A computed fold for a 368-nucleotide RNA from an Acidimicrobiia bacterium, annotated as Bacterial RNase P class A.
RNA sequence: UGAGUUCGCCGGACGGUCGCGACACGCCGUGAGGCUUGCCGAGGAAAGUCCGGACUCCACAGGGAAAAAGUGCUGGGUAACACCCAGGCGGGGCGACCCGACGGAUAGUGCCACAGAGAACAGACCGCCAAAGUUGUCCGCUCGUCGGACGGCCGGCAAGGGUGAAACGGUGGUGUAAGAGACCACCAGCCCGGGAGGAGACUCCCGGGGCUAGGCAAACCCCACUUGGAGCAAGGUCAAGCAGGAGUUGGGCGUCCCGCCCGCAGGCUCCAGGUAGACCGCAUGAGGCCGCCGGUAACGACGGCCCUAGAUAGAUGAUCGUCCCGGGCUUGCCCGGACAGAAUCCGGCUUACAGGCGAGCUCAACCC
Numbered sequence: 001u002g003a004g005u006u007c008g009c010c011g012g013a014c015g016g017u018c019g020c021g022a023c024a025c026g027c028c029g030u031g032a033g034g035c036u037u038g039c040c041g042a043g044g045a046a047a048g049u050c051c052g053g054a055c056u057c058c059a060c061a062g063g064g065a066a067a068a069a070g071u072g073c074u075g076g077g078u079a080a081c082a083c084c085c086a087g088g089c090g091g092g093g094c095g096a097c098c099c100g101a102c103g104g105a106u107a108g109u110g111c112c113a114c115a116g117a118g119a120a121c122a123g124a125c126c127g128c129c130a131a132a133g134u135u136g137u138c139c140g141c142u143c144g145u146c147g148g149a150c151g152g153c154c155g156g157c158a159a160g161g162g163u164g165a166a167a168c169g170g171u172g173g174u175g176u177a178a179g180a181g182a183c184c185a186c187c188a189g190c191c192c193g194g195g196a197g198g199a200g201a202c203u204c205c206c207g208g209g210g211c212u213a214g215g216c217a218a219a220c221c222c223c224a225c226u227u228g229g230a231g232c233a234a235g236g237u238c239a240a241g242c243a244g245g246a247g248u249u250g251g252g253c254g255u256c257c258c259g260c261c262c263g264c265a266g267g268c269u270c271c272a273g274g275u276a277g278a279c280c281g282c283a284u285g286a287g288g289c290c291g292c293c294g295g296u297a298a299c300g301a302c303g304g305c306c307c308u309a310g311a312u313a314g315a316u317g318a319u320c321g322u323c324c325c326g327g328g329c330u331u332g333c334c335c336g337g338a339c340a341g342a343a344u345c346c347g348g349c350u351u352a353c354a355g356g357c358g359a360g361c362u363c364a365a366c367c368c
Base pairs, nucleotide, nucleotide: 001364002363003362004361005360006359007358008357009356010355012323013322014321015320016319017318018317020041021040023038024037026035027034028033043339047350048349050348051347052346053345054344055231056230057229058228062258063257064256065255068227069226070225071224072223073087074086075085076084077083088102089100090099091098092097103222104221108220109219110216111215112214125161126160127157128156129155133153134152135151136150137149138148139147140146141144169187170186171185172184173183174182188212190209191208192207193206194205195204196203197202235280236279237278238277244271245270246269247268248267249266250262251261252260287306288305289304290303291302293300294299324337325336326335327334328333
């Protein structure tokens, strides 16, 4: 200097004019409400609605079961989690780093197209063999059912080649007619036993054994663990307004059982009529910032400071000026400034993002 990788941050600022919403004091108004002043007013993702909860109701959410759903290496963090941190194993990368749907294929079932002989109780296309059996032709000779060569039939083989994403261990040898874990040595894998390290997942070492039992569970399934239901349109308070009729039946917010409670009142279905306004929930929180201590870290303890939107046809917009950032170039102007708006709240994950800033680490080249 370049390329890469990991983490963090900003993503417009200030002032004026007009226009919005909440709260507070004061004033006006019977009231609804209005006016002045002060002060506050969209996010890192507010998005997705994919997880986890807080909170509210269902009398107790009580005891079980099935089903359904989810998670899936170990340890830690957290209110909790499928999240975060650290590690283990496997994979990618020269590396810093990144990814993992990471329990079980010897409980069972299923799938592996096409090609290929054969795709897990496999298998002979091209081939190899002529030891053993049978037979044909030719040649030789010591003329015997002797020897040799080339074939056929029967037979042996799965080592070599081919097909394929993948072919029932690998390399080297012994052996054989030719071969083959048939046997041997060294490996890989699996099983058994022992030892060392680690909290653990696991790692390393030694000995023995038979000779080798593919892949897929992000296929069904098996195993272990977790889960009551519904959701702020939850749920409450006040106001307003009424008119019932028919059918059916015990009811208690997923299903079933037990237990318990309420009941002849209620529940459910259809037809018909009336009312629908205001308030609470509503933002003080598993809260934010700073310091310090513990911890590899996630995070936690302690101390101090702060209050930071609460709308409800749903609030922050328009305009002017200055500055900032980026681009163009005629140096004085022009153009542009991302993704995108809370609605009960919080912890995460995922997705979108113009432009810019900072820090750590890795690799390459060059210089000293």

It was read from a public genome assembly, where an Rfam model found it. The model forms 93% of the base pairs in the Rfam consensus. Taxonomically the source falls in Acidimicrobiia (Bacteria, Bacillati, Actinomycetota). The coordinates come from a structure-prediction model, not an experiment, and the mean pLDDT is 79. Its Rfam family is "Bacterial RNase P class A". Rfam links the family to the GO terms tRNA processing, ribonuclease P activity and dimeric ribonuclease P complex. The family's RNA type in Rfam is ribozyme.